[in-house]
Molecule: FMN riboswitch aptamer (RFN element)
Organism: Isoptericola halalbus
RNA sequence: ACACGUGCUCCGGGGUCGGUGAAAGUCCGAACCGGCGGUGACAGCCCGCGACCCGCGGCCCUCUCACGAGGGACGCGGUUGACCUGGUGGAACUCCAGGGCCGACGGUGAGAGUCCGGAUGGGAGGCAGCACGUGC
Numbered sequence: 001a002c003a004c005g006u007g008c009u010c011c012g013g014g015g016u017c018g019g020u021g022a023a024a025g026u027c028c029g030a031a032c033c034g035g036c037g038g039u040g041a042c043a044g045c046c047c048g049c050g051a052c053c054c055g056c057g058g059c060c061c062u063c064u065c066a067c068g069a070g071g072g073a074c075g076c077g078g079u080u081g082a083c084c085u086g087g088u089g090g091a092a093c094u095c096c097a098g099g100g101c102c103g104a105c106g107g108u109g110a111g112a113g114u115c116c117g118g119a120u121g122g123g124a125g126g127c128a129g130c131a132c133g134u135g136c
Stems, first nucleotide, its partner, number of pairs: 002135008010126002016030004031114002033103002035049004044101002053078005059072005083099005105117003
């Protein structure tokens, strides 16, 4: 240096201008954003994963004299949005041109992909970093 293993760490973007209004980053007109793996060639909208939500299970924690209630991570299962046309090409729903579309839950002086919150959380995946071990 390389390979493998274990542990830890790291890793998500976006509200600007105008209108209405008592009040809007929530409505209206325009604006802006796009996690991870795969795929004959680069993907928010092709196939999946993660996140959110729901159910079941045992485990743990808190409260309760008790019955019982609440919470947490984990395992299994479920749910979960959106694309077309033309061009190039051997190959593209991925590139180029054009026109579209989508975006959990709770909160809010009025309805949220962009504000606030759960979240200093969780997390896919990573030829990202560090440490230790083993092999050569």